[in-house]
Molecule: Bacterial large signal recognition particle RNA
Organism: Minisyncoccia bacterium
RNA sequence: UCGUGCUAAACGGGGAGCUAGCGGUGCCCUGUACCCGCAAUCCGCUACAGCGGGGUUGAAUGCCCUUUUGCGGCCUGUGAUUUCUUGGGACUGUUUCGGUCAAGCGGCGUCGAAGGCUGGGUCCUGCGCGGCAGGAACCUCCGAACCCCGCCAGGUCCGGGAGGAAGCAACGGUAAGAAGUGCUUUCUGGGCGACGCAGGGGCGCCUGGCUGGAGCUGGCUGACCGGGCAAGCCAGGGGAUGCAGGUCAAGGAAGGGUGCACGA
Numbered sequence: 001u002c003g004u005g006c007u008a009a010a011c012g013g014g015g016a017g018c019u020a021g022c023g024g025u026g027c028c029c030u031g032u033a034c035c036c037g038c039a040a041u042c043c044g045c046u047a048c049a050g051c052g053g054g055g056u057u058g059a060a061u062g063c064c065c066u067u068u069u070g071c072g073g074c075c076u077g078u079g080a081u082u083u084c085u086u087g088g089g090a091c092u093g094u095u096u097c098g099g100u101c102a103a104g105c106g107g108c109g110u111c112g113a114a115g116g117c118u119g120g121g122u123c124c125u126g127c128g129c130g131g132c133a134g135g136a137a138c139c140u141c142c143g144a145a146c147c148c149c150g151c152c153a154g155g156u157c158c159g160g161g162a163g164g165a166a167g168c169a170a171c172g173g174u175a176a177g178a179a180g181u182g183c184u185u186u187c188u189g190g191g192c193g194a195c196g197c198a199g200g201g202g203c204g205c206c207u208g209g210c211u212g213g214a215g216c217u218g219g220c221u222g223a224c225c226g227g228g229c230a231a232g233c234c235a236g237g238g239g240a241u242g243c244a245g246g247u248c249a250a251g252g253a254a255g256g257g258u259g260c261a262c263g264a
Base pairs, nucleotide, nucleotide: 001264002263003262004261005260006259009057010056011055012030013029014028015027020046021045022044023043024042034054035053036052037051038050063257064256065255066254067253068252069251072248073247074246075245076244077243078242080241081240082239083238084237085236086235087234088233091232092231095228096227097226098225099224100223101222103221104220105219106217107216108215115211116210117209118208119207120206121205122204123200124199125198126197127196128195129193130192132189133188134187135186136185137184138182139180140179142177148173149172150171156165157164158163
């Protein structure tokens, strides 16, 4: 150096999660890579950290180490963008409410403002007048088979007669009662009144008179103060994206390393 047979090893790896930890099942990345069984109310192990069974390759393209590149994941930060949510009310602006001022516009005012004095009304009490309603009286009419009245035909009774008596109906009247009118009288009442008198009260409002002699008002704008709303804004929290830093890292590339036996 060549050949043969073996052995270590390999036959996928990684991230987050789970876990005391490791690996697996499940998710994701890489990208093609022996088979079967087990497993999320988990399964198997313990730093040689899946277990059990079978198979293939086998010392190098394939195994091991280092460097580099790097898919993807994770962590942290961010006065970056955006979105959701909770709260605040300093600021800006919108909007709203209340107050003050009176600069501008307006309105009232020398046909007289504010202010001052005074009267009346609105309010309350009492009395009256009127009206309305109800009751009573007065007035009119009706109103009793007999037990109300008057007059009592007929009839009845007494009487020898003259004459007398009671008395029904009719007629006339009246009582209780019923009806009505007048608006006459009287009593009572009130959701009555362009009414009268007297007294009280006067905050506000309305109004008359006298005085006074130039302001008054606060509709609009404005200024200021206080309150509300919460879009911007501020504070807290969550999500997404971007940026920065860190960490793990599939896959790729480069360099290095790694046996045993026999034969020629």